[in-house]
Background:
This is a predicted structure of a 76-nucleotide RNA (transfer RNA) from a Planctomycetota bacterium. It was read from a public genome assembly. Its Rfam family is "tRNA". Rfam links the family to the GO term triplet codon-amino acid adaptor activity. The organism belongs to Planctomycetota, within Bacteria. Its mean pLDDT, the model's own confidence on a scale to 100, is 80.
RNA sequence: GCCCUUAUAGCUCAAUGGUUAGAGCUGCGAACUCAUAAUUCGUAGGUUCCUGGUUCGAGUCCAGGUAGGGGCACCA
Numbered sequence: 001g002c003c004c005u006u007a008u009a010g011c012u013c014a015a016u017g018g019u020u021a022g023a024g025c026u027g028c029g030a031a032c033u034c035a036u037a038a039u040u041c042g043u044a045g046g047u048u049c050c051u052g053g054u055u056c057g058a059g060u061c062c063a064g065g066u067a068g069g070g071g072c073a074c075c076a
Stems, first nucleotide, its partner, number of pairs: 001072007010025004018056001027043005049065005
């Protein structure tokens, strides 16, 4: 330098271009218990990496960029 791939909640991940982006874990509150753990219930939590484009409509498609991972090439 080229190619592929990933980026969504604090963490790990879903989400066919179509309602208000969800789940588990974690956090917080409560129940239960002498108490703790476990369990159960409730609840909070989002700039979908950034900038544009296409579309009636974009997490999703397209272009460029940033960052991580992998492969290839170059290495006088």